[in-house]
RNA sequence: UACUCAUCAAGACCAGCUGAGGGAUGGGCCCUGUGACGCUGGAGCAACCUUUAAAGUUAACCGCUUUAAAAAGGUGCUAAUUUCCACGGAGAACCAAAAGGUUCACCGAAAGAUGAGAU
Numbered sequence: 001u002a003c004u005c006a007u008c009a010a011g012a013c014c015a016g017c018u019g020a021g022g023g024a025u026g027g028g029c030c031c032u033g034u035g036a037c038g039c040u041g042g043a044g045c046a047a048c049c050u051u052u053a054a055a056g057u058u059a060a061c062c063g064c065u066u067u068a069a070a071a072a073g074g075u076g077c078u079a080a081u082u083u084c085c086a087c088g089g090a091g092a093a094c095c096a097a098a099a100g101g102u103u104c105a106c107c108g109a110a111a112g113a114u115g116a117g118a119u
Base pairs, nucleotide, nucleotide: 001118003117004116005115006114007113008112013042014041015040016039017038021031022030023029025086026085027084028083043078044077045076048074049073050070051069052068053067054066055065056064057063082111087108088107089106091104092103093102094101095100
């Protein structure tokens, strides 16, 4: 970070300083002077990189894939599904003469976040 791949319905907070916004954007809806956001210290969660083991692949090793375990190190995270919707698809119910409208849930993308690779 204009790229590639993977994951995103689980989980996890205390204190000090500061002092007004914050939840990416827009619209909802929430959090917030009973102190938001940020910084610092400590604690915790998780398992992307990492370590170990088993199985598969292979003539065999390395490597790769899957599964399980560990958590010292590199990251990350500790309100609400990525807080909900936004673009497309198809569905159910209700209102209406109709055109159309409202609500609910599903699938896929886009966008966003994080990791690894690459540049």
Notes: Predicted 3D model of a 119-nucleotide RNA (SAM riboswitch aptamer (S box leader)) from an Alphaproteobacteria bacterium. The sequence was found by an Rfam model in a public genome assembly. Rfam family: SAM riboswitch aptamer (S box leader). Its family is annotated with regulation of gene expression in the Gene Ontology. Its mean pLDDT, the model's own confidence on a scale to 100, is 82.